[in-house]
The RNA shown here (small-subunit ribosomal RNA) has 1566 nucleotides and comes from a Deltaproteobacteria bacterium. Taxonomically the source falls in Myxococcia (Bacteria, Pseudomonadati, Myxococcota). The sequence was found in a public genome assembly.

RNA sequence: AAACUGGAGAGUUUGAUCCUGGCUCAGAACUAACGCUGGCGGCGUGCCUAACACAUGCAAGUCGAACGGGAUUUGGGGGCUUGCUCCCGAGUCUAGUGGCGCACGGGUGAGUAACGCGUGGAUAAUCUGCCCUGCAGUUGGGAAUAACCCCGCGAAAGCGGGGCUAAUACCGAAUAAUAUCCCGGCAUCUUCGGAUUUUGGGAUCAAAGAAGGCCUCUGCUUGCAAGCUUUUGCUGUAGGAUGAGUUCGCGUAACAUUAGCUAGUUGGUAGGGUAAUGGCCUACCAAGGCAACGAUGUUUAGCUGGUCUGAGAGGAUGAUCAGCCACACUGGAACUGAGACACGGUCCAGACUCCUACGGGAGGCAGCAGUGGGGAAUCUUGGGCAAUGGGCGAAAGCCUGACCCAGCAACGCCGCGUGAGUGAGGAAGGUUUUCGAAUCGUAAAGCUCUGUCGGAUGGAAAGAAAUGCACGGGUACUAAUACUGCCUGUGCUUGACGGUACCAUCAAAGGAAGCACCGGCUAACUCCGUGCCAGCAGCCGCGGUAAUACGGGGGGUGCAAGCGUUGUUCGGAAUUAUUGGGCGUAAAGAGCGUGUAGGCGGUUUGGUAAGUCAGAUGUGAAAGCCCCGGGCUUAACCCGGGAAGUGCAUUUGAAACUGCCUUACUAGAGUUGGGAAGGGGAAAGCGGAAUUCCUGGUGUAGAGGUGGAAUUCGUAGAUAUCAGGAGGAACACCGGCGGCGAAGGCGGCUUUCUGGUCCCAUACUGACGCUGAGACGCGAAAGCGUGGGUAGCAAACAGGAUUAGAUACCCUGGUAGUCCACGCCGUAAACGAUGUUCACUAGGUGUUGGGGGUAUUGACCCCCUCAGUGCCGAAGCUAACGCAUUAAGUGAACCGCCUGGGGAGUACGGCCGCAAGGCUAAAACUCAAAGGAAUUGACGGGGGCCCGCACAAGCGGUGGAGCAUGUGGUUUAAUUCGAUGCAACGCGAAGAACCUUACCUAGGCUUGACAUCCCAGGAAUCUCUGGGAAACCAGAGAGUGCCUUUCGGGGAACCUGGAGACAGGUGCUGCAUGGCUGUCGUCAGCUCGUGUCGUGAGAUGUUGGGUUAAGUCCCGCAACGAGCGCAACCCUCGUCUUUAAUUGCCAUCAUUAAGUUGGGCACUUUAGAGAGACCGCCGAAUUUAAUUCGGAGGAAGGUGGGGAUGACGUCAAGUCCUCAUGGCCUUUAUGCCUAGGGCUACACACGUGCUACAAUGGGUGGUACAAAGAGUCGCAAUCUCGCGAGAAGGAGCUAAUCUCAAAAAACCAUCCUCAGUUCGGAUUGGAGUCUGCAACUCGACUCCAUGAAGUUGGAAUCGCUAGUAAUCGCGGAUCAGCAUGCCGCGGUGAAUACGUUCCCGGGCCUUGUACACACCGCCCGUCACACCCUGAAAGCUGACUGCACCAGAAGUCGUUGGGCUAACCUCUUUAACCGGAGGAGGCAGGCGCCGACGGUGUGCUUGGUGAUUGGGGUGAAGUCGUAACAAGGUAGCCGUAGGGGAACCUGUGGCUGGAUCACCUCCUUU
Repeated sequence: AAACUGGAGAGUUUGAUCCUGGCUCAGAACUAACGCUGGCGGCGUGCCUAACACAUGCAAGUCGAACGGGAUUUGGGGGCUUGCUCCCGAGUCUAGUGGCGCACGGGUGAGUAACGCGUGGAUAAUCUGCCCUGCAGUUGGGAAUAACCCCGCGAAAGCGGGGCUAAUACCGAAUAAUAUCCCGGCAUCUUCGGAUUUUGGGAUCAAAGAAGGCCUCUGCUUGCAAGCUUUUGCUGUAGGAUGAGUUCGCGUAACAUUAGCUAGUUGGUAGGGUAAUGGCCUACCAAGGCAACGAUGUUUAGCUGGUCUGAGAGGAUGAUCAGCCACACUGGAACUGAGACACGGUCCAGACUCCUACGGGAGGCAGCAGUGGGGAAUCUUGGGCAAUGGGCGAAAGCCUGACCCAGCAACGCCGCGUGAGUGAGGAAGGUUUUCGAAUCGUAAAGCUCUGUCGGAUGGAAAGAAAUGCACGGGUACUAAUACUGCCUGUGCUUGACGGUACCAUCAAAGGAAGCACCGGCUAACUCCGUGCCAGCAGCCGCGGUAAUACGGGGGGUGCAAGCGUUGUUCGGAAUUAUUGGGCGUAAAGAGCGUGUAGGCGGUUUGGUAAGUCAGAUGUGAAAGCCCCGGGCUUAACCCGGGAAGUGCAUUUGAAACUGCCUUACUAGAGUUGGGAAGGGGAAAGCGGAAUUCCUGGUGUAGAGGUGGAAUUCGUAGAUAUCAGGAGGAACACCGGCGGCGAAGGCGGCUUUCUGGUCCCAUACUGACGCUGAGACGCGAAAGCGUGGGUAGCAAACAGGAUUAGAUACCCUGGUAGUCCACGCCGUAAACGAUGUUCACUAGGUGUUGGGGGUAUUGACCCCCUCAGUGCCGAAGCUAACGCAUUAAGUGAACCGCCUGGGGAGUACGGCCGCAAGGCUAAAACUCAAAGGAAUUGACGGGGGCCCGCACAAGCGGUGGAGCAUGUGGUUUAAUUCGAUGCAACGCGAAGAACCUUACCUAGGCUUGACAUCCCAGGAAUCUCUGGGAAACCAGAGAGUGCCUUUCGGGGAACCUGGAGACAGGUGCUGCAUGGCUGUCGUCAGCUCGUGUCGUGAGAUGUUGGGUUAAGUCCCGCAACGAGCGCAACCCUCGUCUUUAAUUGCCAUCAUUAAGUUGGGCACUUUAGAGAGACCGCCGAAUUUAAUUCGGAGGAAGGUGGGGAUGACGUCAAGUCCUCAUGGCCUUUAUGCCUAGGGCUACACACGUGCUACAAUGGGUGGUACAAAGAGUCGCAAUCUCGCGAGAAGGAGCUAAUCUCAAAAAACCAUCCUCAGUUCGGAUUGGAGUCUGCAACUCGACUCCAUGAAGUUGGAAUCGCUAGUAAUCGCGGAUCAGCAUGCCGCGGUGAAUACGUUCCCGGGCCUUGUACACACCGCCCGUCACACCCUGAAAGCUGACUGCACCAGAAGUCGUUGGGCUAACCUCUUUAACCGGAGGAGGCAGGCGCCGACGGUGUGCUUGGUGAUUGGGGUGAAGUCGUAACAAGGUAGCCGUAGGGGAACCUGUGGCUGGAUCACCUCCUUU
């Protein structure tokens, strides 16, 4: 400040992060459709598909004031047979002739990639009916013809013949110009072709009347006519306006897997044709024209104003409205006309439909309605010309499916309503619930109001302006106050919509709310049902028993007469990037160069003005968008004015920059002189070492090869060794991140030829430069062709090994090949994964080549500089890694390339190649990712360091036997359930005969065995009888308590009966949970705060150097501290002190059988409190530290032994059957009671144990020494009995007192003497004891008898490092009884550890990773099956189109002997009309050119289909292997070649995008 107002993101790749990158969503819009729902009005819109076919009606006529006639009504007149005819006039209707219109309006978008459209020019190359203006004219004749009449043909459509007639129909003639043509002159302009103006002469060309009125002039004379006049028409011409034709510049889709196209083609000359230019057409001549700035071809498409979207730039689109074009059943053609090659005209051909008498005819809705069809889908066979517009007409008027209205459709936009206020008993009801309540909810009801829409009744517009008629006024024309025209006044006349909008009144809250959604994105949450089912889903993803994601309910959110879904477009998407992207590793730099076109280009003078900039003018239609106003109650909508329209054209100026011309310059580039280095290239020659082979000598049994072997060679003499010879290939040392080259690449020496580079210096040229699409050349290895050559090596191949297999890795052989010459191939991880060129931007330090300086005798050294080549590093950049004057920094120029992964660098096509193959290069389909860098873990048949009974060294076991016990399996009515690698298996279970007990069978109970509440009765309780396996059922009897009381009763506990709320469940889910537990692991780790670093995940701290059992401690350090763990604090054992002294103890005293008693508390012991051990002391080592080693002292020495103690976390580890608990299930049963059975089964397998196999033993006898425990429902002594288990009996003991209780190995003595035994004790028979209601299934023990296997245990495997292993016994819990198990206790009491290579497990650091469910990971290919997509394919079948030829409709044009022919001309005839002949002209016919449809042949392109076949993709837990990711177990990958079921293997060259170890070089720091 009129026309300035504007730019948002999110989800999804990962364990997490940043980036790249795709997919998806939120927005807006729609000619929409579908689903559910639906009150009113206004304004709009409505076949996007089959330009498919169409019934029926309508959509273009009009003029009687152009013409003759007809019909009809009527007036006047005449004749008069007064109801007939004739004449004249008026009105209406009109087939026909004629005029104008029908080329507009309306529809559609098939074709068209084009001057078709848009925009701006040109037409000096043109036309233009009706309209306007000017000028001039409109004279005088002629011949026909339809209608009509007659005849004929035909079913019809229609047609033919004869006769009559008119005109504004047709035809001569006259006149005429500024018209046209010819011959001349002058001027102006010019595109040089011409145009315009003017002037002189000559020639040629026209017409039509109609209507109204008048009597001034003339004639008859009422009046009419010659005439006059008005209007209109007609003719010529000039101009205008409008419209149209033609032409030019620019703009206007995709494909190059379309690269060459073109003979009327390009141009000229002449002619024809057109309104007009022009190869538009014809003849002749020339050979051109177009094309990489995309010709030609193919595909798609009407174009525009605009519309939608977008911040914009853009992108998409072209409905309605408007401009242009094209088309009108399909194809062709002309006629008429101002205009057409004509939507509702003509002719022909074709297809289709209809009529037909079969001979012939008719038709064209892409006009408005409407029908069928197609389709997801798109309306009434309406009213009216009242308005607007159009045609005709003088006008009235007629016509008008244009148009205006109405109808249908929520199809869209806009507006309104479905009520408002009050109202808490927070009603009922629904839902939820923690049961308290919460919510729907002031919502409802109730009370008080209002009256929009709809309904009823009544009133009631605007849209109407005109025209016309009548009556006036003025004016023009005129002789005229006629007529007529124009202007004006008054009156009358016109409304489809429609009694519509609108207004008023009445009654009444009465008639009017749905749809989608509620996991995140994205606003909105709960219950039930379901149980990877049913289903949802835009993306991510939900659903496998607690689903906010499925379905329903309640509640909520959003929009609202609509709401969702689907489809499409733009946006978001900076995801094609002009604005506004990239290319080291994510997709992306051609393998390298030379160079064409093109693009870009140093300093300077002058000019120019193409680009550029500024002004002006024209245009950029209207509508639309935008602004300001206005009209409908508002809005949508409509109207007026403006702004804008970024464009194009013309013109005037400016001259800095770019371009062009021009003048100079030397800094770019190049040339010249002198030096220099070099594996630069090509050719020829030469050399030595080595391998192999051959010959000869020496020599003898092996050699060779490997992880180990074998194949192989060798007694026919190998290997080894010596001498000689042959031949081919490659050139050790020097040799170096050193050199050269554009890249590939290049390495012995000499010579010849040859390219490039660098340095120093002078002079010269004067921008000569950079890049480079196409093009051309070079281009490792492998491979191919021809001919050579072949020592070694070595694809293929053969053999030997390895292996489950081994088409491999290893070995022995070995052919192509490797080498040379010539020719192809043209690719590589052809890499710095980094295009070329130029300029600028800190340094440091090596090294190669050259030059200079100081100094020096000189060489070094030092300094400077140019050119290369490395490393480190600042700023900057980067997603990070990293790059960093050799850029991946900052800029400039040019080229190449990328746009999600897979399919695929594949198919098809083309080009190249001898082939292999190369170059170019898609799509269908499929996925929601694929990827880069970095982070934290985990893992590695990666590395380093360290630890552990981890290995090793030892001791003893298990695995073999018998038995015990647990498990699996099997069995069973049941064998209840759980535990299942370590970390289940003598585990839950510290103890199943009943019980336990959960299982099975059978019998019973149903408010229940147990809890709370209510009612009734009864106290409770006890005894007995019958049935029964018991539970239970039936019955009989005894018997009344406690507290209180107003004596009626009441209360508490208990029993019985009853009703319902409820109880109950060892039923399910340990993957819904709590709690508890196991395990890694008593491993040394796990974290936090603040700070710092990093975009971030994260890092740092916690890493490093030492040290420790230890993240233990020390030192260092961008870290400083802290927490949970470690350690310590706790218990126990070991030493001492002290206190205390019974039930313990006894040195001394007394006593006894006996610490039995007195006495004592010293000792032992008991149990309280303390001490002690801390690397404290000494020495050594280390960094003077931490610490370690040694020593002393000490009971104990480096955490003294043992225990308790278990970080953050892992394993969805275990447990719903300990307990607790959500949810589900069950309720005369899955609950409860009872009896019996089962858990104890038994071809078998495994775990854990016991006892053994014997003499280090067994038997017998004797003798000795513990600790720790338990005991009154108990332990039980002495004593008696029994062989014994035990029994009887009962002292003592609630325990330092009594008892269990005997310890056993040991020791002493004796027997056994190596055997299935005097070992071993299973099994079995008999007899017993004890516990218990009860030992049958199914207890323990005793005695007698029996006397099995077993003679030290395969592969494999377990425990243990000291008071340990081994061995020996004792006790306890559970328990009526039952112990080889478990938990404890003591006795006796070893061996070994060099050490950390290996196995297992663990910790720290580092490295690689395609793993993150984390290596029990991930993952590749063949094969098999199913489905989908696609290529090839003998062919088959469509479409389009080229070429050649045949045939040729209609029609134009040309031509034509003969035929027909009114007008004009000539001759002739006639009085004249009529005739005759000829000519001109015309018509029909014939012929010719062209020519549509059609036909034949042969091609191109493209589509469909096709037995079979190739490939790809996707699928559940298929098969075979293990290729890749770690050194992936042979490092991988790239190119190439061969081979193989498959992944793949091998050869050859290359790359690091390879781990590990060592070395070299360089760098950083000191």